[in-house]
Molecule: c-di-AMP riboswitch aptamer (ydaO/yuaA leader)
Organism: filamentous cyanobacterium CCT1
RNA sequence: AUAGUUACACUGCCUAAUCCAGCUUUUGCUGGAGCGGAGGAACCAACUCUUGGGGCUUAUCUCAGGGCGAAUCGUAUCGCCAGAGAAGGGGAUCUCUCACCCCUCGCCCGUCAGCUAACUCCGUCGGCCUUGGGAGAGAACGU
Numbered sequence: 001a002u003a004g005u006u007a008c009a010c011u012g013c014c015u016a017a018u019c020c021a022g023c024u025u026u027u028g029c030u031g032g033a034g035c036g037g038a039g040g041a042a043c044c045a046a047c048u049c050u051u052g053g054g055g056c057u058u059a060u061c062u063c064a065g066g067g068c069g070a071a072u073c074g075u076a077u078c079g080c081c082a083g084a085g086a087a088g089g090g091g092a093u094c095u096c097u098c099a100c101c102c103c104u105c106g107c108c109c110g111u112c113a114g115c116u117a118a119c120u121c122c123g124u125c126g127g128c129c130u131u132g133g134g135a136g137a138g139a140a141c142g143u
Stems, first nucleotide, its partner, number of pairs: 009143002012128003018033006034124006044114001052112001053109004060086004066081005087104005093139006
């Protein structure tokens, strides 16, 4: 120095959203890797186009039409709060099963896009937790 063994301690979550290098009076810029998204042939598919259509995301669908508010002469309409079911997503290394606890927002394109090799373009934010971690089976590490 390398490899192995033993003992002890440590290891956060959602999201694609992390890491590295260089420059820079350093809350920044540039580039790369990794991760993520869009457009885009043939073949195949589809016969759709104001009833507009489409994309990111788990964030969708069905049933009933309940309550409040706005508007109005009054309806239609709009917004908010709910109910039930189905489906989808998250919970401390990873996979499966069961259990328990939660979520189903928001945004964009602008009349236009199926799939899609080559190719082209874009993102890499933000928000949480604080000694708290359910069980079984299997697998595999790091400091």